RNA sequence: CAAGCUGGCUGCGCGAUCGCGUCUGGGGCCACGGCCUCAGCCGAGGAAAGUCCGCGCUCCGGAGAGCACGGCGCCGGGUAACACCCGGAGCGGGGCGACCCGCUGGAACAGGGCCACAGAGAAGCGUAUUGCCGCACGCAAGUGCGGCGAGGGUGAAACGGUGUGGUAAGAGCACACCGGCGUCCGUUGUAAGACGGGCGGCCAGGUAUCCCCCGCCGGGAGCAAGGCCAAGCAGAGACGAGGCGCGGCUCGCGCCGUUCGAGUCUCGGGUAGGCUGCUAGACCCGGCCAGCAAUGUCCGGGCGAGAGAGAUGAUCGCCUAAAACAGAACGCGGCUUACGGGCCGGCUUGGACA
RNA sequence: GGGCGCGUAGCUCAGCUGGUUAGAGCGCACGGUUCACAUCCGUGAGGUCGAGGGUUCGAGUCCCCCCGCGCCCACCA
Numbered sequence: 001c002a003a004g005c006u007g008g009c010u011g012c013g014c015g016a017u018c019g020c021g022u023c024u025g026g027g028g029c030c031a032c033g034g035c036c037u038c039a040g041c042c043g044a045g046g047a048a049a050g051u052c053c054g055c056g057c058u059c060c061g062g063a064g065a066g067c068a069c070g071g072c073g074c075c076g077g078g079u080a081a082c083a084c085c086c087g088g089a090g091c092g093g094g095g096c097g098a099c100c101c102g103c104u105g106g107a108a109c110a111g112g113g114c115c116a117c118a119g120a121g122a123a124g125c126g127u128a129u130u131g132c133c134g135c136a137c138g139c140a141a142g143u144g145c146g147g148c149g150a151g152g153g154u155g156a157a158a159c160g161g162u163g164u165g166g167u168a169a170g171a172g173c174a175c176a177c178c179g180g181c182g183u184c185c186g187u188u189g190u191a192a193g194a195c196g197g198g199c200g201g202c203c204a205g206g207u208a209u210c211c212c213c214c215g216c217c218g219g220g221a222g223c224a225a226g227g228c229c230a231a232g233c234a235g236a237g238a239c240g241a242g243g244c245g246c247g248g249c250u251c252g253c254g255c256c257g258u259u260c261g262a263g264u265c266u267c268g269g270g271u272a273g274g275c276u277g278c279u280a281g282a283c284c285c286g287g288c289c290a291g292c293a294a295u296g297u298c299c300g301g302g303c304g305a306g307a308g309a310g311a312u313g314a315u316c317g318c319c320u321a322a323a324a325c326a327g328a329a330c331g332c333g334g335c336u337u338a339c340g341g342g343c344c345g346g347c348u349u350g351g352a353c354a
Numbered sequence: 355g356g357g358c359g360c361g362u363a364g365c366u367c368a369g370c371u372g373g374u375u376a377g378a379g380c381g382c383a384c385g386g387u388u389c390a391c392a393u394c395c396g397u398g399a400g401g402u403c404g405a406g407g408g409u410u411c412g413a414g415u416c417c418c419c420c421c422g423c424g425c426c427c428a429c430c431a
Stems, first nucleotide, its partner, number of pairs: 001350010013318006020043002023040007045325001049336002052334005057222004064251004069218005074088005089104006105213002111211002113207003130151001131148007160178006179203002181200008226276004235267005242256004269430003283302005289296002355427007364380004373411001382398005404420001406418003
C1' cells in the first nucleotide's frame, strides 16, 4: 500500500424566525366547569417496533400443599431475574489465515415408539438373493442336506478396520497394530474436562427438535390491571341442584342456595365525564478501586416527555451534505428484526521499500 | 395499549402418530353429445403448502424467527 477479519462508540451540527404540547408564574374574562393571552423551563428512539423471554407494580379471600401442564438444560461466574451477558470446555462444518457458524443433561445398556422406498435382512444373539465350502445323488447341467457370514449388490444407515495365522470354506475364531466402549487408577483444573497408564475381545446403529427419565424454575391475569368521585337506567327469557369466591384438577377455608330457587348463559337498559395509578429510577454522567471480562462497591454531580383523538414540525442561512429505519402511551433489563452514514482501536494474508 | 387465532390450486376446504409422486368439490381449457346453448360424459392443466433458517436419511406436519390477515378486551345497575 492492497484485500480482508473483528471489537466498540455514535445515530447528529450551529444560528435565526414562526408554530404545537405538558408544567410553572403574571394578566384578563367567567355561566366557577374553564377559556384567552404573555413570559420561562422541558419536549421521542437506538431500535419507541415484534410482543419472543425475564422482572417490578396492581388485582384475584390466603400462593398454602399435591398432581397435571409448560419452560429451561456442557462448566464456572455476573444479575433483581432471564431462554440474556462474560469467561472457559467438547464435537461438527467453512476459510491459506485473522476468524466465523451450529450443536451440547440421560456418553440412547431405566423403559416404550419410529426407521418409508430399495434390500435376503433395519435392530431381534436377527438374516441368506448372488456367492464360498463339504457330503450324497447324477454322464452332465444341476438337485438335496449341512456349514459360513468374508466378497458382490441395496440403502441415509448393514453389527469395527488393516495384516498375519487358522480353516473344508470362513469368521474377534486367535494374535499384532489402530479405532470405539466399559472399568480401575495417576497428574492437573473450582468445574465441564485435558494428559498419561493398566485391565476386559466387550465391539452394543440412528432418533430424546417423538414419548419418557433426571435436575432446576413457574399460581393466574394484565394499567382497557386497579383505586376514588360524579351522572344515569328497566328489566326479560332459557337452563338449573348444587354453585360461587383463583381463571386446569384435588385438598383445605369462607359464602350463597335446593322450587319464595343460588348460580350460569343469552337478549335488553344506562354512562362514555373528572381525579388518580403516571414517572426520581435495578436512572444518567464523571472518577477511584476490585475483576481477564460481564459486572460490582464507594465518592461527586445531574433531573432528561407524561399526552388522553393524543404535542416534536416548517422556512431561511452556513460549511461538500443534514439524509436511512422509523415515532413514546405504566415502567425497567434483554433478545430479535429494520436501517443512510461517520469515528476510534486490535488482528490476518499478500506485495513493496529501509 | 393488551390478549388470542388463522395462512395448502383462481375460490371453499381435507391432509391420521413426519414417509415415497400433496388430494376433494366448484371454477378453467380441450374433446364428445345437440340444429345450437345449458345439463351430462370423458380427458387435462394449474401448488416454491405465506417467507427464511434448523432438527431428521426425509418436513405441509416438529422447533425458532419474520410477513400478512382476522377476532376479542371500558364502566354502572